RNA sequence: AAUUCGCCCUUAGAGUUUGAUUCUGGCUCAGGACGAACGCUGGCGGCGUGCCUAACACAUGCAAGUCGAACGGAGCCAAUUGAAUGAAGCCUUCGGGUGAAUUUCGAGAAAGCUUAGUGGCGGACGGGUGAGUAACGCGUGAGGAACCUGCCUUUCAGAGGGGGACAACAGUUGGAAACGACUGCUAAUACCGCAUAACGCACAGAGAUCGCAUGAUCAUUGUGCCAAAGGAGCAAUCCGCUGAAAGAUGGCCUCGCGUCUGAUUAGAUAGUUGGUGGGGUAACGGCCUACCAAGUCGACGAUCAGUAGCCGGACUGAGAGGAUGUCCGGCCACACUGGAACUGAGACACGGUCCAGACACCUACGGGUGGCAGCAGUCGAGAAUCAUUCACAAUGGGCGAAAGCCUGAUGGUGCGACGCCGCGUGGGGGAGGAAGGUCUUCGGAUUGUAAACCCCUGUCAUGUGGGAGCAAGACAUUUGUUUGAUAGUACCACAAGAGGAAGAGACGGCAAACUCUGUGCCAGCAGCCGCGGUAAUACAGAGGUCUCAAGCGUUGUUCGGAAUCACUGGGCGUAAAGGGUACGUAGGCGGCAUCAUAAGUCGUGCGUGAAAGGCAGGGGCUCAACCUCUGGGGUGCGCGUGAUACUGUGAUGCUGGAGUAAUGGAGGGGGAACCGGAAUUCUUGGUGUAGCAGUGAAAUGCGUAGAUAUCAAGAAGAAGACUCGUGGCGAAGGCGGGUUCCUGGACAUUUACUGACGCUGAGGUACGAAGGCCAGGGUAGCGAAAGGGAUUAGAUACCCCUGUAGUCCUGGCAGUAAACGGUGCACGUUUGGUGUGCGGAGAUUCGACCCUCUGCGUGCCGGAGUUAACACGUUAAACGUGCCGCCUGGGGAGUACGGUCGCAAGAUUAAAACUCAAAGAAAUUGACGGGGACCCGCACAAGCGGUGGAGCAUGUGGCUUAAUUCGAUGCAACGCGAAGAACCUUACCAAGGCUUGACAUCCCGUGACCGUCUGUGAAAGCAGAUUUUCUAUUCGUAGACACGGAGACAGGUGGUGCAUGGUUGUCGUCAGCUCGUGUCGUGAGAUGUUGGGUUAAGUCCCGCAACGAGCGCAACCCCUAUUGUUAGUUGCUACGCAAGAGCACUCUAGCGAGACUGCCGUUGACAAAACGGAGGAAGGCGGGGACGACGUCAAAUCAUCAUGCCCCUUAUGUCCUGGGCUACACACGUAAUACAAUGGCCGUCAACAAAGGGAAGCAAAACCGCGAGGUGGAGCAAAUCCCCAAAAACGGUCUCAGUUCGGAUUGCAGGCUGCAACUCGCCUGCAUGAAGCUGGAAUCGCUAGUAAUCGCGAAUCAGAAUGUCGCGGUGAAUACGUUCCCGGGUCUUGCACUCACCGCCC
Repeated sequence: AAUUCGCCCUUAGAGUUUGAUUCUGGCUCAGGACGAACGCUGGCGGCGUGCCUAACACAUGCAAGUCGAACGGAGCCAAUUGAAUGAAGCCUUCGGGUGAAUUUCGAGAAAGCUUAGUGGCGGACGGGUGAGUAACGCGUGAGGAACCUGCCUUUCAGAGGGGGACAACAGUUGGAAACGACUGCUAAUACCGCAUAACGCACAGAGAUCGCAUGAUCAUUGUGCCAAAGGAGCAAUCCGCUGAAAGAUGGCCUCGCGUCUGAUUAGAUAGUUGGUGGGGUAACGGCCUACCAAGUCGACGAUCAGUAGCCGGACUGAGAGGAUGUCCGGCCACACUGGAACUGAGACACGGUCCAGACACCUACGGGUGGCAGCAGUCGAGAAUCAUUCACAAUGGGCGAAAGCCUGAUGGUGCGACGCCGCGUGGGGGAGGAAGGUCUUCGGAUUGUAAACCCCUGUCAUGUGGGAGCAAGACAUUUGUUUGAUAGUACCACAAGAGGAAGAGACGGCAAACUCUGUGCCAGCAGCCGCGGUAAUACAGAGGUCUCAAGCGUUGUUCGGAAUCACUGGGCGUAAAGGGUACGUAGGCGGCAUCAUAAGUCGUGCGUGAAAGGCAGGGGCUCAACCUCUGGGGUGCGCGUGAUACUGUGAUGCUGGAGUAAUGGAGGGGGAACCGGAAUUCUUGGUGUAGCAGUGAAAUGCGUAGAUAUCAAGAAGAAGACUCGUGGCGAAGGCGGGUUCCUGGACAUUUACUGACGCUGAGGUACGAAGGCCAGGGUAGCGAAAGGGAUUAGAUACCCCUGUAGUCCUGGCAGUAAACGGUGCACGUUUGGUGUGCGGAGAUUCGACCCUCUGCGUGCCGGAGUUAACACGUUAAACGUGCCGCCUGGGGAGUACGGUCGCAAGAUUAAAACUCAAAGAAAUUGACGGGGACCCGCACAAGCGGUGGAGCAUGUGGCUUAAUUCGAUGCAACGCGAAGAACCUUACCAAGGCUUGACAUCCCGUGACCGUCUGUGAAAGCAGAUUUUCUAUUCGUAGACACGGAGACAGGUGGUGCAUGGUUGUCGUCAGCUCGUGUCGUGAGAUGUUGGGUUAAGUCCCGCAACGAGCGCAACCCCUAUUGUUAGUUGCUACGCAAGAGCACUCUAGCGAGACUGCCGUUGACAAAACGGAGGAAGGCGGGGACGACGUCAAAUCAUCAUGCCCCUUAUGUCCUGGGCUACACACGUAAUACAAUGGCCGUCAACAAAGGGAAGCAAAACCGCGAGGUGGAGCAAAUCCCCAAAAACGGUCUCAGUUCGGAUUGCAGGCUGCAACUCGCCUGCAUGAAGCUGGAAUCGCUAGUAAUCGCGAAUCAGAAUGUCGCGGUGAAUACGUUCCCGGGUCUUGCACUCACCGCCC
């Protein structure tokens, strides 16, 4: 070191594209920060911080003075003194006197104080701001042998002797002022000569040492030149002065490296680059100047344009980075704007000077004055940023010997929740879980130990009292004196009392936290997705909850998340993205070996990387923020030294990369010239006659002036059939008849040669399909434009007839394509199989194939690996290396503007505003397709009969109406709910009534109730009369019923079928729909369920990564067809009838049997099964019924019923009469009846059924009536009695007509039901006798006991079927077949659909 074990640090995502999935990709959110602002709210303290905008303009005050120990003046003043005044006191003759103090005027001047001026130092610091600046400005590291440095420190030496002025001042004078002018006097540490002087400076000489070098240093000789000031003190001495040398500090200059964006800024530059001489500077230098040369910078981005003070740092981030430069610190720049110098050690000077400009102010109009980006403050701008405060007590600065003075630097305080930090708004107990609020399933739950109540505590705030430290120095000196702005602040003690102190946002997901009410796509919300159209956890309010908390949210900016510019750490076949192709410049990268070097690289040492900040460990404020100490770090730069593997550089070799030579064959590689045939068209001539051509069908067009067709001859242009092949060649575009000439490249083989000569390639250059442009030719065919004909709603198209550019050639331009393998070039490495093109070798053979190996090219399949998947897979999209190009959400847009190119068309380069939350890739499930394959169904076809035409019935729409109640509306509403509206029904309308109600429960009172009658009324009802007096009893009362009363409540066919249950329709009796486990796939999903057969069937068999299972299918159930057996009355009967008897038969209804592809044959895969046959009553599901998978249609129904919510409550409830649901210009659906002879009518045959029904019923016989019907009432609660057949058959008549068809309509007369047939029933008879002569487009049903046709019954029902549901009688035709229409099933394919083609979309 590796391995193993243990420990520590760091790294987080989510929502949103889809029906679902994976990926790509954008948008959005959660975090942090802020010199912030805004909204709501606001108790205290500490520490910080506060014009980001107008470098806009500024009133007022202050911010730089100081030194009298440099100087001359001026002034003041004590002691002293003169005069005047004269309080208190004293004295007093009351007039006054005296009189310390005071005041005034003088004198005085040793000392002291003040200071305008001269002079010195300072004013270049401190403070502000960030306009300018992309620069040696800043950062970092070097250099100055090219420099300066006042005050300070050290050292050496010195200060001798003179001179003349100018302020102040005085006088005169100008001006409004500012400010001057003239004359005169004067001092100095002010100024000027002279002397002295070197270790100074200059010049000249020569020596030593050092340096890469210009050169520097040291010593030395000679000549020349240059200084000075005094002040204080009794003095010592101190402070100053001059020259020189050094130091320190500060500055100046130069250089390496680093330092934003734009190429839609590519060329810039004349003092420009260099040299020489001169000037200038502290100093180098084009810094300046004269002359000479023509350079210098630039794709490693000059110049230009835009933006910006830079850094230490601060923010964020795991880091790398990104973005930033407020406060504090370093540097720079600026000071109203622009320019300039003066003084000085230092300035080109914030509070100095001059000039110009703008602005403002003063003015006597002549002229002057000013500069807050110092501290406060004002106006203005703005979303927005404070006091015209205190003090020099501390720290620091200037001057001074010092005291001291000055200091808006600084130290403090104030204002602002602007930020960070700390504290408080109380603590404990307390359940009848109070009241109130909210919700509720009405029981309760929650607010909630929360409150009340009890017991405590005393932080902060309040009051009272005490009360700091930061203070050391300084001054005088025995040892004393004295300094605090903050501040009566911090802090301490005491007092009283829970008393004074909580809000903000959120609660659909992301994302912690849920209910009610209101609203009703409105009002509104929203960061993204998205909420709101009557049950909103998403709006608004409330209750509750959650999170933060003196704050909480919002907005803005920035980093993060974003690996979403990817150095760490991305991509480019299809998602955005490979340049159209090659050659090649710069650049980048580069084979093997040895030596040298040490630039890169690595180790080590030194210097630097300021302080502050950050980190670690301590310390101080009660803690923290904050402050402070120590340590470590600072990835960088420089210097020294060491190492030499790799890279670089130099040298020498090598042959493997690359190339050259030789030999050989292959090829539509390129260029030029020439040649040939087929076909098309045209011309001429011949033959020949009516059409040709064209289309889905036609027409335009050509043709009797002779077309098309056909034969012969001729002309012209273009293109190269077959061969032809995921075959060949070429860099790509592209290249195809033959021959010749010229010419490029690749490949194979073998040796020889050169010796890394290589790869890639920004710019650049060349090539570059089709179409297009220019000039000149050419033009047969084809053919944009154009014309005509069709098609069509239109048809500027598709189809047809013509036809110009063009297509062809030559010479130019253009420079783009889905220029695609949608895959840049080069090299290396990595399992295979099988074709094919061109070579080579081996083996073998007489020779040639076949075979084996091998090189280059071109295909398919496939392994590992890769990929989101699809797929790629030695021709990589695998694993690596090098270089180039390109991408960064969709749209706007490959567009605009600008540039370049072009004759033009246009090409190339290439944005932004604005807008969306997606756009997209691959794959999955479905649905769909005028995609494919297979299959089925009265789906078509083949048939039979209808509908659509007529009148009538019925339903619907529409219209009408007081009302014409409501619902059903493609199939799947419309003879439907309704199996039956005259009243009732009834829900509608009009009128009249009732209001605890017509109906239910509870309470109280009274009483039986019922019934009958009268009045009124349309009735309901109202008013009254009459009659009656319930049952049980423990005698208290209870119960039923009725009436009256109060309130809870009843009631609603009112709304919502899109809030629901239940029920139903439909796809569809279609054969499907799923699950468990396993397997495959990142996943959605797939498999199973697909495939080969077969079936009516996901029925069955076989195969198979599946094995099983469930719901469906089938079967089990019912009816029916055959039969056995049992039982037989009301049934049946072989007895002539009846009775009786019997149970063979018919029949009835129980139990059985029977049919299973069981048997035979053929086919099939030895299967499943199919076909044929036998037997059988029945044969392949025998016929029919019931039975309806997962689901679809927000399908239908709140009016069957039930039900949430909403609504009405003297009415939207309820009762009653009458009306309506039956209306009628019209339209549609469904039936029945017909149009006739397969028929109508009449007669005969006691013709022949089944299934039902019957007591408020069915009703026989008999009689009456033409008939409906009536009278009647036997029989029957039914195998007993009754309702009860028609078509058919037979005979007759009619003879094709609006009829002996048809029966509507109407009139008259009747019947029946019913309180009642007017609106509005049914039936009968007589009379009337409409339309209609088989029905347009279109459309329906039916495959066998079916269609068609004939009648019968039942439910509902008083009555009222052509409807509905059943029953039997008679009883066909046709099906080749699956091309087509419709519907359905399975597999497959495409897809931008998934609300699913009635889609999506322009």